[in-house]
RNA sequence: CCACCGAAAAGGCAAACCAAACGAAAGUUUGGGGCGCAGAGUCAUGGAUCUAAAGCCAUUCCCAGAAUGGCCAGGAUUGCCAGA
Numbered sequence: 001c002c003a004c005c006g007a008a009a010a011g012g013c014a015a016a017c018c019a020a021a022c023g024a025a026a027g028u029u030u031g032g033g034g035c036g037c038a039g040a041g042u043c044a045u046g047g048a049u050c051u052a053a054a055g056c057c058a059u060u061c062c063c064a065g066a067a068u069g070g071c072c073a074g075g076a077u078u079g080c081c082a083g084a
Stems, first nucleotide, its partner, number of pairs: 012037002017032006035079001042084002045082003048077003055071007
């Protein structure tokens, strides 16, 4: 390269965005929707990143209390990296 035969596969997940619900927020769930993914299956174990209700500190107003700023994950992201 040619000829013959032919297993398997013919499926999975689902970004942004929209709607509803939950949440203080980050974000999550359900439905729609497809950007993409050969582990875009599971686990927050180690990093990394995001949020800060509650808590602590400070400042302002100041009767109470409220507002603003800072710190802080036990909250979140496995479609951030690694590990199992």